[in-house]
Formats: sequence, C1' cells, structure tokens
RNA sequence: CUCAUUGAGAGCGAUGGAGGGAAUGGGCCCUAUGAAAUCCGGCAACCUAUUUAAGGUGCUAAAUCCCACAGACGAUAGUCUGAAAGAUGAG
Repeated sequence: CUCAUUGAGAGCGAUGGAGGGAAUGGGCCCUAUGAAAUCCGGCAACCUAUUUAAGGUGCUAAAUCCCACAGACGAUAGUCUGAAAGAUGAG
C1' cells in the first nucleotide's frame, strides 16, 4: 500500500500495586470491592492444516465507549446514513 472484518463471544483465578478506556480536543465511564503489566484460563474473526482437534496471530467492561468530517431530517436538542481515523488478520 491492497483486501477482509470491526453492535456476537470470552475470568468471583494467581502475581502485582495505581492507573486505565489508541493519539489530540470534548464528553462519559472503569478502578484499593484492586488499574496497567505478566502468567494461567477462556473466546473464536483471519491464516496454516484438516475433520474436529491442533498450531500462528488476535481478542477477553461499555458499539472501535460516544462525538469531531460530509449528507438527510429537525426550530434547537438530537436522530439516521456514509466517510475519515484506528485496531486485527492475510498478501
């Protein structure tokens, strides 16, 4: 860079000890009833392989937590659709 997917699913575990939800801005949340991270467990999208199990990778709060850009409707608030950006896999 190209293609596909992105409202499903998955923990009363162990260690750890204060942050986390991608980045910027705004909002809203999770968290000492224990964050991140690691291990274990689990899930099942893609690939390999193949006949139902294994391997590579990924994921395991909330829609990719929501909004930001464009369009439609609307007096506003807002609703809907699409894009962009991001994430993952394959090439």